[in-house]
Molecule: TPP riboswitch aptamer (THI element)
Organism: unclassified sequences
RNA sequence: CAUCCGCAUGACAGGUGUUCGGCCGGGGUCAAACCCGGUCGUUCUGAGAUUAUACUGUCAUAACUUGAUCUAGAUAAUACUAGCGAAAGGACAUGCGUUGCAUUGAUU
Numbered sequence: 001c002a003u004c005c006g007c008a009u010g011a012c013a014g015g016u017g018u019u020c021g022g023c024c025g026g027g028g029u030c031a032a033a034c035c036c037g038g039u040c041g042u043u044c045u046g047a048g049a050u051u052a053u054a055c056u057g058u059c060a061u062a063a064c065u066u067g068a069u070c071u072a073g074a075u076a077a078u079a080c081u082a083g084c085g086a087a088a089g090g091a092c093a094u095g096c097g098u099u100g101c102a103u104u105g106a107u108u
Stems, first nucleotide, its partner, number of pairs: 001100002005097006011058004017044001020041008064089003070083004
């Protein structure tokens, strides 16, 4: 001097589905069934399923969004898995450590 990586501090960015049930409201019906929305609990996956300020991420081959009411395969079901994806967009500073390079001095 540099940036790969790691740590710390502060700042910033992002996501919140699926199953079943209770209650409430609306639609529907002769009455129901059934459908939609809200709320509480619950099943599944996951780091995280709407407040925990927790989890993840901050220049980026993946935090996240668009494509997407996508395609294929699974599943009770799902944004479950894979593709798409070397696509497009996407939120930072400082300090410390490690490493590398160059220069100088000392010693051999």